[in-house]
RNA sequence: CGGGGCGUAGCGCAGCCUGGUAGCGCGUUUGCUUGGGGUGCAAAAGGUCAGGAGUUCAAAUCUCCUCGCCCCGACCA
Numbered sequence: 001c002g003g004g005g006c007g008u009a010g011c012g013c014a015g016c017c018u019g020g021u022a023g024c025g026c027g028u029u030u031g032c033u034u035g036g037g038g039u040g041c042a043a044a045a046g047g048u049c050a051g052g053a054g055u056u057c058a059a060a061u062c063u064c065c066u067c068g069c070c071c072c073g074a075c076c077a
Stems, first nucleotide, its partner, number of pairs: 001073007010026004020057001028044005050066005
């Protein structure tokens, strides 16, 4: 320098193709359960969907630009 992939809750991920209320597991908090812990049960909190712009009645999803990480190739040695 060229090509490709990834970025979504504290962590790991789905949802994107085909636009229509942002989800799952673990974790966290509270309550119940226990003599206590663990387990189990119930409930809750937690999100600028990497950033910006565009299209649209409506964007995590489509389009463009930018940033970060990873992989492959080229180049140098």